[in-house]
Molecule: transfer RNA
Organism: Candidatus Parcubacteria bacterium
RNA sequence: GGGGGUAUCGGUUAAUUGGUAAACCACCUCUCUCCAAAAGAGGCGUACUCCAGGUUCGAGUCCUGGUACCCCCG
Repeated sequence: GGGGGUAUCGGUUAAUUGGUAAACCACCUCUCUCCAAAAGAGGCGUACUCCAGGUUCGAGUCCUGGUACCCCCG
């Protein structure tokens, strides 16, 4: 220098080939217990989806340009 991949709540991972972001863990409260753990019940996410534009009635999904990390080629 060229090519490919990944980027979504604190963490891990979803989101039907565009239809308005979901689950688990964690966290908080309660029950149980002498206390705790475990178990059970309930509660809680302003994640505007890496950033900036574009297309569209509508974008996490498509297009363009960037950023970070990983892999391959030279």